[in-house]
Context: one part of a larger RNA
RNA sequence: GGAUGAACGCUGGCGGCGUGCCUUAGGCAUGCAAGUCAUGGGGCUCCGCAAGGAGAACCGGCGGACGGUUGAGUAACGCGUGGGAAUCUACCUCAAAGUGGGACAUAGCCAGCCGAAAGGUUGGGUAAUUUCCCAUGUGCUCGCAAGAGUAAAGCCGCAAGGCGCUUUGAGAUGAGCCUGCGUCCUAUCAGCUAGUUGGUGGGGUAAUGGCCUACCAAGGCGACGACGGGUAGCUGGUCUGAGAGGAUGGUCAGCCAGAAUGGGACUGAGACACGGCCCAUACACCUACGGGUGGCAGCAACCAGGAAUAUUGGACAAUGGGCGAAAGCCUGAUCCAGCGACGCCGCGUGGAGGAUUGAAGGCCCUCGGGUUGUAAACUCCUUUUGUCAGGGAAGAUUAUGACGGUACCUGACGAAUAAGCACCUGCUAACUACGUGCCAGAAGCCUCGGUAAUACGUAGGGUGCAAGCGUUAUCC
Numbered sequence: 001g002g003a004u005g006a007a008c009g010c011u012g013g014c015g016g017c018g019u020g021c022c023u024u025a026g027g028c029a030u031g032c033a034a035g036u037c038a039u040g041g042g043g044c045u046c047c048g049c050a051a052g053g054a055g056a057a058c059c060g061g062c063g064g065a066c067g068g069u070u071g072a073g074u075a076a077c078g079c080g081u082g083g084g085a086a087u088c089u090a091c092c093u094c095a096a097a098g099u100g101g102g103a104c105a106u107a108g109c110c111a112g113c114c115g116a117a118a119g120g121u122u123g124g125g126u127a128a129u130u131u132c133c134c135a136u137g138u139g140c141u142c143g144c145a146a147g148a149g150u151a152a153a154g155c156c157g158c159a160a161g162g163c164g165c166u167u168u169g170a171g172a173u174g175a176g177c178c179u180g181c182g183u184c185c186u187a188u189c190a191g192c193u194a195g196u197u198g199g200u201g202g203g204g205u206a207a208u209g210g211c212c213u214a215c216c217a218a219g220g221c222g223a224c225g226a227c228g229g230g231u232a233g234c235u236g237g238u239c240u241g242a243g244a245g246g247a248u249g250g251u252c253a254g255c256c257a258g259a260a261u262g263g264g265a266c267u268g269a270g271a272c273a274c275g276g277c278c279c280a281u282a283c284a285c286c287u288a289c290g291g292g293u294g295g296c297a298g299c300a301a302c303c304a305g306g307a308a309u310a311u312u313g314g315a316c317a318a319u320g321g322g323c324g325a326a327a328g329c330c331u332g333a334u335c336c337a338g339c340g341a342c343g344c345c346g347c348g349u350g351g352a353g354g355a356u357u358g359a360a361g362g363c364c365c366u367c368g369g370g371u372u373g374u375a376a377a378c379u380c381c382u383u384u385u386g387u388c389a390g391g392g393a394a395g396a397u398u399a400u401g402a403c404g405g406u407a408c409c410u411g412a413c414g415a416a417u418a419a420g421c422a423c424c425u426g427c428u429a430a431c432u433a434c435g436u437g438c439c440a441g442a443a444g445c446c447u448c449g450g451u452a453a454u455a456c457g458u459a460g461g462g463u464g465c466a467a468g469c470g471u472u473a474u475c476c
Base pairs, nucleotide, nucleotide: 001476002475003474004473006472007471008470009469010468013347014346015345016344017343018342019340020339021305026303027302030300031299032298035062036061037060040059041058044055045054046053047052069258070257071256078183079182080181081180082179083178084177087175088174092171093170094169095168096167097166098165099164100134101133102132103131109124110123111122112121113120114119139150140149141148142147154163155162156161184230185229186228191221192220193219196218197217198216199215200214201213202212203211233255234254235253236252237248238247239246240245260281261280262279263278264277283294284293285292286291311337313336314335315334319333320331321330322329323328350381351380352379353378361372362371363370364369386413387412388411389410390409391408395403420465421464422463423462424461426445427444431460432459433458434457435456441448442447
C1' cells in the first nucleotide's frame, strides 16, 4: 500500500447493486416452511324438486430421498483430476407384445366397551388402479439340452378417442462401486496389524470385494514416515504479489457430511430418511400420577453467549418444484419489500461576478501591519437533490403484477434540505499564540513534558481524505 462477512470512536444528505450470528452443532414460546389427486374406491355431510353441485375424513396413487439449512464430525477414494468394470435407475423418450377369468380381506361406516388425554379394543358388514389365485407367454430368467418358472387395472367419454396398467429391449438422466496421481502440522509419536494379509467353500448385495462366515496358509504396512497425536469439511474460486509464491475457502456454484445425542431397521426406483418409524439417553412440556408429547444446523421471532450480525413483513405476478386429464391447490424455494454507511459504485451539499475602504469579528503582531479572505455581505444565474402537484410503465402470452402509484416523465417552489473526521517534531503533506511545568498528558518507532513545549491541552491558521474519517484485529 491492498484486502475484510468486521468491530469500536466521532460524524452522517441521497440513490443503485451487493451483503449481514465468524461466538454456544447452546436452548427455543408462537406462526408458517409438503402436499396433492373426488376422472382409482365405497360411504358421509350440506345445497337443490331433480339433473347436478360443494366439502372434507378414510382406503388407494404420486410426492415427502427434491428444494431449504448447517460445517459438528471427517486427513478419508472425503474432495480434485484422469481412468475402469462387476451394477441399479421412479417419472420421461423410442420400439415390440399383451391387458382373459376368478377370489379373500380391510379402513371408512354401524353397534358396544376402556381411557383425564393421547388413543385403544371387541363384534358386524363393504369397495377399489389395495391384495391374492388360475390362465396365456411375444418375451424374460435358470438350464448344455429336455424342461421348469414368470405379468397386468382399470377410469373418463354417446362415440371417435384420451389417460393409464403389465413384460421386455434401447436411450436419456441420476446414483452405487473400484482405481493412478494430488491433498496441513508433528519423530519430544518408530514400530503397527488376528478379519489382520492372501486362498478355497458358503452367505450377503443392484453389483465387485474379509463385506460376513468356516477352514487353510502366514502374511500385510513402515524413515518414499506406517501407527499415534494435533488441526481441518474439499473444490471452482477469493485476497495479495511483476511473477514465483503466500494466505484463505463468507456470499454464488459443484461434491461430501450432519439433523438434540447414540443405535436400528421398515417402506420405497431411490433413505438407513431435518419437519417418517422403533429403542436407549439427556433435556423440556401436559397429566386425573395410570400415562402421554416434543426436536428451528427451514423462514421470521425469543432467551443466552458475544466487540458483533436484520422483519414474528408481502406475493405466488415472474422463474422453478410437487400433485392433478384439466381448472387449480401447495410452495418462508423464489421474487420483492423492511432494517444496518457493513462494502463497492455514482450524485449532491450550488455556479458566475464581487476589494487602492480587502467590512465586522477572530488570531498573530516589531503596533507599522499581517492573516482568515473573493471567503462573507451584495448582484445575477441554475434546480442535480428536496417538497408539492399531474401523468405513469416494461417485467405478461388473450388473461393474471406482490414489487407499486415504484422506476421514469412533466410542472411549480425556493440556494433552498445536506460536512465532517484525522493529522501538522522527524519518518510524513501541514506553525504560531496561550495554558501547563517530568504534573496533566502524548506515543507506530526514535522519543516529547522538570517555566519561552511547532511533540501535552485549547485557540487561530494549515495539510490530507471526504459521507465519511480515524483506531483496533487479521492476511498478503
Molecule: small-subunit ribosomal RNA, 5' domain
Organism: bacterium